[in-house]
């Protein structure tokens, strides 16, 4: 310097996923009453179309009554920058049309994070679940440094770094 093969775990990472909880007695729909002019798409603006005093929209009460995203998860699959994420760019999908914005999916570049949990603050979410960001204090694997012991390159303690790392092995210079 270039390959190959591995390790960390008490929830290792991700994907699919039966089941289940929650969403929720919510949205919607029907009927009754009150009010009385606007309502329809994720949001805003403009336009178009459709509905609407045979009552829009809102409220009260009652009957009926979902779903999506997210979560759990037997089991299976792929793996160890596994993967996640900031920022920027490109494309897609969706939308009655156009513009702008938000959200979703995929790819590229760049930066950060060794790993899993936990606490605090904030974002997202129906949510106290999950997830993301920042911060805290421990644990754990790895390598370095120091010290001690020793069964002789191992154990213990302290301390520091980062995965572009570490271990093993094969080649080139």
């Nucleotide at each position: 310097u270039g390959g190959u093969a591995g390790a960390g775990g008490a929830c290792g990472c991700g994907g699919a996923g039966a089941u289940c909880a929650a969403g929720a007695g919510u949205a919607g729909c029907g009927c009754a009453c009150c009010u009385g002019a606007u309502g329809a798409a994720c949001c805003u603006u403009a336009a178009u179309u459709c509905g609407u005093g045979u009552g829009a929209g809102g409220g009260u009460a009652u009957g009926u009554g979902a779903a999506a995203g997210g979560g759990u998860g037997a089991u299976c699959c792929g793996c160890c920058g596994a993967a996640g994420u900031u920022u920027g760019g490109a494309a897609g999908a969706g939308u009655u049309u156009a513009a702008g914005g938000a959200a979703c999916u995929u790819c590229c570049a760049u930066g950060c994070u060794g790993g899993g949990a936990u606490c605090g603050u904030g974002g997202u979410c129906a949510a106290u679940a999950g997830u993301c960001a920042c911060g805290g204090a421990a644990c754990u694997g790895u390598c370095g440094u120091c010290a001690a012991a020793g069964g002789u390159u191992u154990u213990u303690g302290a301390u520091g770094g980062a995965g572009c790392g570490c271990u093993a092995u094969c080649g080139g210079u």
Lysine riboswitch aptamer from uncultured Eubacterium sp., 173 nucleotides, folded computationally. Rfam family: Lysine riboswitch aptamer. Gene Ontology term of the family: lysine biosynthetic process. The RNAcentral record of the sequence draws on MGnify. The organism belongs to Eubacterium, within Bacteria. The coordinates come from a structure-prediction model, not an experiment, and the mean pLDDT is 78.